[in-house]
Context: one part of a larger RNA
Parts: sequence; structure tokens; C1' cells
RNA sequence: UUGGGUUUAAAGGGUCCGUAGGCGGUUUGGUAAGUCAGUGGUGAAAGCCCAUCGCUCAACGGUGGAACGGCCAUUGAUACUGCCAGACUUGAAUUACUGGGAAGUAACUAGAAUAUGUAGUGUAGCGGUGAAAUGCUUAGAGAUUACAUGGAAUACCAAUUGCGAAGGCAGGUUACUACCAGUGGAUUGACGCUGAUGGACGAAAGCGUGGGUAGCGAACAGGAUUAGAUACCCUGGUAGUCCACGCCCUAGACGAUGUCAACUGGUUGUUGGGAAGGUUCCUUCUCAGUAACGUAGCUAACGCGUGAAGUUGACCGCCUGGGGAGUACGGCCGCAAGGUUGAAACUC
Repeated sequence: UUGGGUUUAAAGGGUCCGUAGGCGGUUUGGUAAGUCAGUGGUGAAAGCCCAUCGCUCAACGGUGGAACGGCCAUUGAUACUGCCAGACUUGAAUUACUGGGAAGUAACUAGAAUAUGUAGUGUAGCGGUGAAAUGCUUAGAGAUUACAUGGAAUACCAAUUGCGAAGGCAGGUUACUACCAGUGGAUUGACGCUGAUGGACGAAAGCGUGGGUAGCGAACAGGAUUAGAUACCCUGGUAGUCCACGCCCUAGACGAUGUCAACUGGUUGUUGGGAAGGUUCCUUCUCAGUAACGUAGCUAACGCGUGAAGUUGACCGCCUGGGGAGUACGGCCGCAAGGUUGAAACUC
């Protein structure tokens, strides 16, 4: 390279936007570039292959054929692809209406709880554990009552719930912004799909500057345990956790399953819409999600099964024995930590 793969064996990029490129709905006409056919030219000889002949055979050689897969020119064909022109509505989008949600940003705000402070009541313990001790406490702790301060997180509702591209999102209110679904079929008329390079976003931890610090709590200190105990348990406790701005750019970033489209039996729940029928609540149908089971089919099996891992198409990423190694070197990025790209020797 051809071929084969990618839930779990190696392999789906963390997610989306989007450039080039690749691919692209129905229909009419034109063109004839691709495509197909005919003809002509060229495709040196030798060699290879086939047939036959000559050296006593063979090697070798002679003659003829085929082949030379190609290229050029020309004449036609027009189904498909391309190109040009026109039309269409089912893809896509716009719009109107009806709804939806823990979607985002900012501001304001509420109650419970922990902690701290002040004051009152009150007296000897509290706390902690397997058992203890360190620790706190007669300078009045713990308990309890009142008031105050401050930070962080939002019980119940709450759910196999919902929303978001993913990361993720949960007290309440307001403002701003985005999104999704359904119904109508009014508007545009293929405007689409994917997407190398690129761009934006991207949990936690970590970094920079400035704030904040109630609780929790790496490091650290002490007490235990133990043969030891640089741990598990306990008492404390600094960074951090929180906020603003700027970096970092990685995760089991998981559905370990790329995106888009079409097609292929059913059953049961649930979320948000719609339609019809009966009417205070049901039934039937339908669209979009989210779950459970399961037919055909698929799968190495487990399992998947209209939300496919089934049957197909378009485009992209990635894989090619284990270790060495996601290492070294170099490049790029970063304040650093490090990230990204990413080998080989050697070895089994």
C1' cells in the first nucleotide's frame, strides 16, 4: 500500500463552531469535460509469451503471430457525474402562535445550621475512642436563653425528573441573553452534510495579583495503635476550598459507543407539546425527549436491539504484538507545574 477494524480485545478526537477539501434533493432544456463506442495514427528493434523451422538434442538462432495494459487525433452516443440556464418543495432556514426547563450572565434577597463575640441562668466537667490520651474547662467550660457579627452551602420539594455542545447546572426575585419542542404551512427555494489546518469553550487540582476565610482540610504538630506506623483512629491546623481579574488545558472529559441522513416487528413507564372522542377525568392517535423489556438481525461472547452494537450512504479522527514509553531528542505552548507533537536501540 491493499485489505481489515475501532462499547468491553490495539483503536472515537473532551465538546462545539467553522476554512480548504470530500459528498450532496426533485425536474426540464442545453453542452459534451468525465464516461461509453467506432475509425485512424503512434506505441523502434531485441527481450517475455504462442506457433513453427534450423544447428544430431539442448542452450542458441530464424520466421510469423500475439502482446505492448498506453497516448494522440477524429466521428458518434447522452443513461449517470460535471458545467450552463430555468422550474419545484419534501431537505435546510425564516416567520406567526402555543408552551417548556437546576441553560447562561449580573444584581438584590431569605431561612435553617456551624462558628465567633457580648450578656443572663447555672456548676463540674466537656470532648473524643474499640479503649484511651493529646485538647478545652473554677480566670466558670460544656448545657441553655437573648442579641449581634461573619463566611460558605441551599434540607423538604427531588424523581431511571429536567436543561445544556461538552465540561456542567439546584433556596427566592428581578433584569439581560440564548436555546428547545409543538402547531400552522405564510416566506426563501437546496441556501445542505461532514470537516484536515484553525478558533472558542473546557471538572478538579495547580499558578499570578488583590480580597475573603464560618466549616472542612493536603502539608505540619501532638495523642494513640503497632515489633515499627513517616498510615488507617483522635485533638489541633497552614495552603486550598469562596470572590474578582488573568493563566493552566488535563481527567475513568464514559454511553469506555464520532457527526449527519434514510430504512427495518412489538410491549410497558415517564417528561414537554398537539389533535380527536366522550366529559371534571379518562380513552385513542401523534411529534420531540428520557428509561425498562424484547422480535428479526448482529456479536468472540457479554450483550445491542427504531436513541442499534441491525441494513446502508457521506465525511472526519484513530488502531496495527507486549515492554522500553506517552519516555528521550527536537519543535510549539506555558510564569511555573507541565501540556502537545512523539521515536529508537535493546528485550520477550

This is a predicted structure of a 348-nucleotide part of an RNA (small-subunit ribosomal RNA, central domain) from an uncultured bacterium. The full RNA is in RNAcentral, with records from ENA. Its mean pLDDT, the model's own confidence on a scale to 100, is 89.